[in-house]
c-di-GMP-I riboswitch aptamer from Sulfuritalea hydrogenivorans sk43H, 95 nucleotides, folded computationally.
The RNAcentral record of the sequence draws on Rfam and Ribocentre.
The model forms 95% of the base pairs in the Rfam consensus.
Rfam family: c-di-GMP-I riboswitch aptamer. Gene Ontology term of the family: cyclic-di-GMP binding.
The coordinates come from a structure-prediction model, not an experiment, and the mean pLDDT is 85.

RNA sequence: UCUGAAACAGGGCAAACCCGUCGAAAGGCGGGGACGCAAAAUCACCGGCCUAACGGGCGCUCCCAGCGGCGCUCCACGGUAGCGGGAUUGCCAGG
Repeated sequence: UCUGAAACAGGGCAAACCCGUCGAAAGGCGGGGACGCAAAAUCACCGGCCUAACGGGCGCUCCCAGCGGCGCUCCACGGUAGCGGGAUUGCCAGG
């Protein structure tokens, strides 16, 4: 340096779910809890996926139009690193 088919040491992280909290939501954070994980450590660069506040479009409401309200729909500048790729760092050490 490659590699993780096997073993060892110290161990580490923590899905679902519950409580609290932030958020429009997705989701994040803290506590409990362990399904799993050798990068389940860090980074949204690429693809995927989730959400759709703001904004756009359409419809309804209205005597007409606009504003407003309501509904549908599109959209990431919001997320996901425990979806994959990539980048950076790292425990053990058989070969």